A computed fold for a 347-nucleotide part of an RNA from Clostridiaceae bacterium GQ13, annotated as small-subunit ribosomal RNA, central domain. Its mean pLDDT, the model's own confidence on a scale to 100, is 86. The full RNA is in RNAcentral, with records from Greengenes.

Context: one part of a larger RNA
């Protein structure tokens, strides 16, 4: 490099916009770059190849020939591709319409924890397997008022909904994104995918500056054990919460890139539409979301119209185990460390 491959054996980029570039719907007519065909020229000789010959075969040798490729020329026009008209299915837009924890700010709410203050009360409380550290007559727990303060937001809640992904869950308000069903009208291929670039990206962790109710790495005690740097218990810092800025990683998972198409069924659920029905519903079509299963795949589990089924475009990746996702070197980062990515050995 051909080739096989990527759910779990090694390989889907964490997810999106979009440049390049590569791929591309129906119809006409034109060129004539790819592409077909043909004619000449050339392509030293050997060699390749292919037919026949010569050494008893074979290696060797030897005659002949087609080829292939270039150029030029001369045709063909299906197909790509190029220019021109067009043309409505793909893609869009307008219009009505119902859903929806989508995103952003502000703003308000009740349970409950915690502390504060006062009231009643008078000896425990607390916590385990037992227990003791701990709190408590300087009056604790428990109750009853009343007030501070942070965070999270019971029930509804569901293989339920939005969202490219990470993710999103009280309630109002203000701004916004997007999908979704309907009929028509309207652009007129305007699309799909994307190397590099740019944005977003849980937790954790930084940097200022803030606010700390509860939880809580670290530490400290008290247990338990032979020990116990632990599992249990008391306590508690950082964080964990906001506000701006950085990191850029996860088992970032459906471990399943994105796009078109096509290829038996049932059945449950969500949003919407059409039709019968008096109602219950029923039937029936979109666009999600689950289970079951044919046919086909698959190594097997198992996937099956939400494919891992059949096919095409286009991107990423993968090429025995370690060494190693590591070391030099480059970028980025304040750092912590990400990215990119190796050999030696060695099985």
């Nucleotide at each position: 490099c051909u080739g096989g491959g990527c759910g779990u054996a090694a390989a889907g980029g964490g997810a999106g916009c979009g440049u390049a570039g590569g791929c591309g719907g129906c119809u006409u007519u034109g060129u004539a770059a790819g592409u077909c065909a043909g004619a000449u020229g050339u392509u030293a000789a050997a060699g390749c190849c292919a037919u026949u010959g010569g050494c008893u075969u074979a290696a060797c040798c030897a005659a002949u020939g087609u080829a292939a490729g270039c150029a030029u020329u001369u045709g063909a026009a299906a197909c790509u591709a190029c220019a021109a008209a067009g043309c409505u299915u793909g893609a869009g837009u307008a219009c009505a319409g119902g859903a929806g924890a989508g995103g952003a700010g502000a703003g308000u709410g009740g349970a409950a924890u915690u502390c504060c203050u006062a009231g009643u009360g008078g000896a425990g409380c607390g916590g385990u397997g037992a227990a003791a550290u701990g709190c408590g007559u300087a009056g604790a727990u428990a109750u009853u008022a009343g007030g501070a303060g942070g965070a999270a937001c019971a029930c509804c809640a569901g293989u339920g909904g939005c969202g490219a992904a990470g993710g999103c869950g009280a309630c109002u308000c203000u701004c916004u994104g997007g999908a979704c069903u309907g009929u028509u009208a309207c652009u007129g291929a305007c699309g799909c995918u994307g190397a590099g670039g740019c944005u977003c990206g849980a937790a954790a962790g930084c940097g200022u500056g803030g606010g700390g109710a509860g939880c809580a790495a670290a530490c400290a005690g008290g247990a338990u054990u032979a020990g116990a740097u632990a599992c249990c218990c008391u306590g508690g810092u950082a964080g964990u919460c906001c506000a701006c800025g950085c990191c850029g990683u996860a088992a970032a998972c459906g471990a399943u890139g994105a796009g078109u198409g096509c290829u038996a069924g049932g059945u449950g659920u969500u949003g919407g539409g059409g039709c019968c029905g008096a109602c219950a519903g029923g039937u029936u079509u979109c666009a999600g979301u689950g289970c079951c299963g044919c046919a086909g795949u698959u190594a097997a589990c198992a996937c099956a119209u939400u494919a891992a089924g059949c096919a095409c475009u286009c991107c990423g990746c993968c090429u025995g185990g370690g060494g190693a996702g590591u070391a030099c070197g480059a970028u980025c980062g304040c750092a912590a460390g990400a990215u990119u990515a190796a050999a030696a050995c060695u099985c």